RNA sequence: UGUUUUUAAUGCCAAACGUGGUGUGAGCCAUGUACGGAAAGCUACGGAUCUUUAACUAUUAAAGAUUGCCGAACCGCAAAA
Numbered sequence: 001u002g003u004u005u006u007u008a009a010u011g012c013c014a015a016a017c018g019u020g021g022u023g024u025g026a027g028c029c030a031u032g033u034a035c036g037g038a039a040a041g042c043u044a045c046g047g048a049u050c051u052u053u054a055a056c057u058a059u060u061a062a063a064g065a066u067u068g069c070c071g072a073a074c075c076g077c078a079a080a081a
């Protein structure tokens, strides 16, 4: 420096639900909580799903949302081999 694994340690994040706020909406933010997670760190880059609008015979297009849907890029901690 790279790869593999997650037995241990230091820690980290936070599903669903509740409360308050916000958005036309998908959803998002704060807080309580703890389903779970070796990257549940980061990026909406590709796919997928969802929302809004328009057009339309059927198709489709544009704008957005979800990184805890999948893949990819980049970055990070510890032990052992």
Stems, first nucleotide, its partner, number of pairs: 003081004012037002017032006035068001041074001043072001045071003048066007

A computed fold for an 81-nucleotide RNA from Methylophaga sp., annotated as c-di-GMP-I riboswitch aptamer. The coordinates come from a structure-prediction model, not an experiment, and the mean pLDDT is 78. The sequence was found by an Rfam model in a public genome assembly. The organism belongs to Methylophaga, within Bacteria.